[in-house]
């Protein structure tokens, strides 16, 4: 300095009025976005010399997409079980550029499964599982 088996601790957010016998579920208007991966941008720290609100993102590091790819969860079916295999929600339109569904600006659209007056925002299963993400890590090179 870099690998591994294995151990620890963490891992989802969001409402308020109206109408009603009855609704946090109708209407209205507001709100919210799990993990990883794709950047031209951001910050910070460093270098650079022409010292300029300069340049370098092929110097280094942390961020950065609900609706673009993957997973996870939730449901389905098999199975004693571990597990396997299915399913699986949503974007357009301009601007910049060589490159953008990621960024600016506009307008849209979607959120498992049981309850219950019809739920992304309640209330269970759930003080749970998990994608993973941090830390430690015998030895050994």
């Nucleotide at each position: 300095u870099g690998c591994a088996a294995g151990u620890u601790u963490c891992a989802g957010g969001g409402a308020a009025g109206g109408u009603g016998c009855a609704a946090u579920u109708c209407c209205u208007u507001a709100c919210u976005g799990g993990c990883g991966g794709u950047a031209g941008c951001g910050c910070a720290u460093g270098g650079c010399c022409u010292u300029g609100c300069g340049c370098c993102c092929u110097a280094u590091g942390c961020g950065g997409a609900g609706c673009c790819c993957g997973c996870a969860a939730c449901c389905c079916g098999c199975g004693a079980a571990a597990g396997c295999g299915g399913u699986g929600g949503a974007u357009c339109u301009g601007g910049u550029g060589c490159g953008a569904u990621u960024c600016c600006a506009g307008g849209g659209c979607c959120a498992a499964c049981g309850g219950u007056a019809u739920a992304g925002u309640c209330c269970g299963g759930a003080u749970g599982a998990a994608a993973g993400a941090a830390a430690c890590g015998a030895g050994a090179a």

Source information
FMN riboswitch aptamer (RFN element) from Bifidobacterium canis, 141 nucleotides, folded computationally. The source organism's lineage runs through Bacteria, Actinomycetota, Actinomycetes, Bifidobacteriales and Bifidobacterium. The prediction has a mean pLDDT of 75. RNAcentral holds the sequence, with entries from Rfam. It matches the Rfam family "FMN riboswitch aptamer (RFN element)". Rfam's curators write: The RFN element is a highly conserved domain that is found frequently in the 5'-untranslated regions of prokaryotic mRNAs that encode for flavin mononucleotide (FMN) biosynthesis and transport proteins. This element is a metabolite-dependent riboswitch that directly binds FMN in the absence of proteins.